[in-house]
Parts: sequence; structure tokens; C1' cells
RNA sequence: CUCACUGACGGCGAUGGAGCUCGCCGGGGACCGCCGCUUCGCGGCUGAUGGCUCCUGUUGCCGA
Repeated sequence: CUCACUGACGGCGAUGGAGCUCGCCGGGGACCGCCGCUUCGCGGCUGAUGGCUCCUGUUGCCGA
């Protein structure tokens, strides 16, 4: 100096925050939802989670 593995750390997982956990990526990348149509544009649909729990925001129903 280079390569491989492991640990630590950082980042990411379709809209916010926190804890736990899973996966992926790490000098560049992980990531950037689905459906339809006359397709580079138009229209429609679900969800604040990757998963669990809590908070915040939004929406629907019922009761006071």
C1' cells in the first nucleotide's frame, strides 16, 4: 500500500418524532409506492411504521 473477513460507526428502507428490532449500503451507494390510459403526459388508489410500540398531524364512524 492492496485484498478478504470481523467489530465499531455513519447513512438508507414512498410524508413527521422517539424507543426496540430486521434488512441493505458505505466513497459511493442503499432509497425514491401502486393501477389505468390516447404514455415522458393525464387520471385514480393505499399508507405518517421495513416491522412492533408510543407521540404528533390528518381522515372516517359512534357517544358525551
Model confidence (mean pLDDT): 77 of 100. A computed fold for a 64-nucleotide RNA from a Vulcanimicrobiota bacterium, annotated as Fluoride riboswitch aptamer (crcB RNA motif). Of the family's consensus pairs, 100% are formed in the model. The sequence was found by an Rfam model in a public genome assembly. Rfam family: Fluoride riboswitch aptamer (crcB RNA motif). The family has 289 seed sequences and 2,293 matches in Rfam 15.1.